A computed fold for a 489-nucleotide part of an RNA from an uncultured prokaryote, annotated as small-subunit ribosomal RNA, 5' domain.
Context: one part of a larger RNA
RNA sequence: GAACGAACGCUGGCGGCAUGCUUAACACAUGCAAGUCGAACGGAGGCCCGGAGCUUGCUCCGGAUCCGAAACUGGCGCACGGGUGAGUAACGCGUGGGAAUCUACCCUGGGGUGGGGAAUAACCGCUGGAAACGGCGGCUAAAACCGCAUACGCCUUGCGAGGGAAAGCUUUAGCGCCCUGGGACGAGCCCGCGCGUCGGAUUAGCUUGUUGGUGAGGUAACGGCUCACCAAGGCUUCGAUCCGUAGCUGGUCUGAGAGGAUGACCAGUCACACUGGGACUGAGACACGGCCCAGACUCCUACGGGAGGCAGCAGUGGGGAAUAUUGGACAAUGGGGGAAACCCUGAUCCAGCAAUGCCGCGUGAGUGAAGAAGGCCCUAGGGUUGUAAAACUCUUUCAGUCGUGACGAUGAUGACGGUAGCGACAGAAGAAGCCCCGGCUAACUCCGUGCCAGCAGCCGCGGUAAUACAGAGGGUGCGAACGUUGUUC
Numbered sequence: 001g002a003a004c005g006a007a008c009g010c011u012g013g014c015g016g017c018a019u020g021c022u023u024a025a026c027a028c029a030u031g032c033a034a035g036u037c038g039a040a041c042g043g044a045g046g047c048c049c050g051g052a053g054c055u056u057g058c059u060c061c062g063g064a065u066c067c068g069a070a071a072c073u074g075g076c077g078c079a080c081g082g083g084u085g086a087g088u089a090a091c092g093c094g095u096g097g098g099a100a101u102c103u104a105c106c107c108u109g110g111g112g113u114g115g116g117g118a119a120u121a122a123c124c125g126c127u128g129g130a131a132a133c134g135g136c137g138g139c140u141a142a143a144a145c146c147g148c149a150u151a152c153g154c155c156u157u158g159c160g161a162g163g164g165a166a167a168g169c170u171u172u173a174g175c176g177c178c179c180u181g182g183g184a185c186g187a188g189c190c191c192g193c194g195c196g197u198c199g200g201a202u203u204a205g206c207u208u209g210u211u212g213g214u215g216a217g218g219u220a221a222c223g224g225c226u227c228a229c230c231a232a233g234g235c236u237u238c239g240a241u242c243c244g245u246a247g248c249u250g251g252u253c254u255g256a257g258a259g260g261a262u263g264a265c266c267a268g269u270c271a272c273a274c275u276g277g278g279a280c281u282g283a284g285a286c287a288c289g290g291c292c293c294a295g296a297c298u299c300c301u302a303c304g305g306g307a308g309g310c311a312g313c314a315g316u317g318g319g320g321a322a323u324a325u326u327g328g329a330c331a332a333u334g335g336g337g338g339a340a341a342c343c344c345u346g347a348u349c350c351a352g353c354a355a356u357g358c359c360g361c362g363u364g365a366g367u368g369a370a371g372a373a374g375g376c377c378c379u380a381g382g383g384u385u386g387u388a389a390a391a392c393u394c395u396u397u398c399a400g401u402c403g404u405g406a407c408g409a410u411g412a413u414g415a416c417g418g419u420a421g422c423g424a425c426a427g428a429a430g431a432a433g434c435c436c437c438g439g440c441u442a443a444c445u446c447c448g449u450g451c452c453a454g455c456a457g458c459c460g461c462g463g464u465a466a467u468a469c470a471g472a473g474g475g476u477g478c479g480a481a482c483g484u485u486g487u488u489c
Stems, first nucleotide, its partner, number of pairs: 001489004006485004013361006019354002021319001026317003030314003035076003040073001045067002048063007083272003092197005097190002101187002106183008114148001116146002123138006154163003168175002198244003205235003210232008247269004251262004274295005297308004325351001327350003333347001334345004364394004374385004398430001400425005408416001433478002436475002438459003444473003448469001454461002
């Protein structure tokens, strides 16, 4: 000198664009953050029509199309999106390769969609429990479940053969369903893949599923991934092992560069979801707002037993030098479901708060010497503040008031928002501070103090004439900021 997710002191007019718990991966009250489909299904009920009873506006029975709640069965989604950086020195990440794999929805090709069955929730009845939540009996539907048939291609194979499927709905336009080939997208794996990736030798030896082989099991898939047997190997001073620290990268900051430091925001990726472990479902999870077990903590309880997980968005306590609203809207972009209408979406888009940063603008302009008054200094002559003020003549950016009023939305739909912009009006009107002035380093005098009080980045000032302390006048620098502290180059 530059930089910052900064903080502190003092000051503070407006706008645009960004950014905002770096500390306790500490604990969390409350609300919201993942649902949707009635064109899969049973279905309470409602509208309408007809009949009956009467108490004349109620009840009951039947029918039909329409509408169809909450809950339940079923489908898809919930593995995305959002958060955090604890762990991890690792094929985790970056880059370049590899072969033994899977991939719902989507695109494309081939073939098929025949005929049956048995249940179950909802519901009804009884019943246990304080609650959470159940138990027993009975009824019922489906694109839920289970057989039979068929199956070119598909799977297994000892090549003889064996095995395996489907679902319908509807407004008749279509949407689906099953088997299978290919594609696309996404994902898993490879230290018996290469290279790169912090510090410590005051860590020198480490390892027994360890290293390799055979066989088997397991996985979507290769493999000690697991197991049985066999061999005794494997790594290491080119730093193994151990200890400490740390998510990695594109990038960011600095620097002429080489390099050094760093990894907030944005983007890619990994890991985690109270702590530890485990699997289930599923195309995909070992699953943040799913399940089970154990633990710590908190809450409810009738003491028998239960409930919970903000490192989602707000918000609270705590910690801290320090970091925001318990806001609006799905209008746009995108996501989930649906044929659609539409519903959901704290993703997102906006608004609020903060000079936290960057950028822009303003706080007036011209004229104005009797060089006014006042202040300060003085050699008492004057000098300086100073064209500065006053005064006169103008202007109206921004802010203000009134009116009008968008783009963002290809036809409709605008949270933002009566916002931005535009027009008119009034009036210099509402808008300047902070640090410094001994040298480095731009800027000097007086008074007070008297090694005191104090200053200080370094050198150093202060003990009676202090340009260095404190105040004042004056001056320098920067300016909605200015200084200080911290950190990096």
Overview:
Rfam family: Bacterial small subunit ribosomal RNA.